Transfer RNA from a Caldifarciminota bacterium, 72 nucleotides, folded computationally. It matches the Rfam family "tRNA". Its family is annotated with triplet codon-amino acid adaptor activity in the Gene Ontology. The prediction has a mean pLDDT of 82. The RNAcentral record of the sequence draws on ENA.
RNA sequence: GCGAGCGUAGCUCAACGGUAGAGCGCCAGCCUUCCAAGCUGGGGGUUGCGGGUUCAAGUCCCGUCGCUCGCU
Numbered sequence: 001g002c003g004a005g006c007g008u009a010g011c012u013c014a015a016c017g018g019u020a021g022a023g024c025g026c027c028a029g030c031c032u033u034c035c036a037a038g039c040u041g042g043g044g045g046u047u048g049c050g051g052g053u054u055c056a057a058g059u060c061c062c063g064u065c066g067c068u069c070g071c072u
Base pairs, nucleotide, nucleotide: 001071002070003069004068005067006066007065010024011023012022013021018055026042027041028040029039030038048064049063050062051061052060
């Protein structure tokens, strides 16, 4: 330099173009003499960034940045 994949909650990951979710973690309550475990509930998001298409974009298109892999 060229090509491919990935980027979404604190972490690991989902999400036919049509209300952004789960597990773990965190907080509160229940339970327990206390702790752990268990049960219930709750907070937390500029979907890397900038544009485009569309009635509607996490999803499609272009650019750009970062990470990983391959080629040279």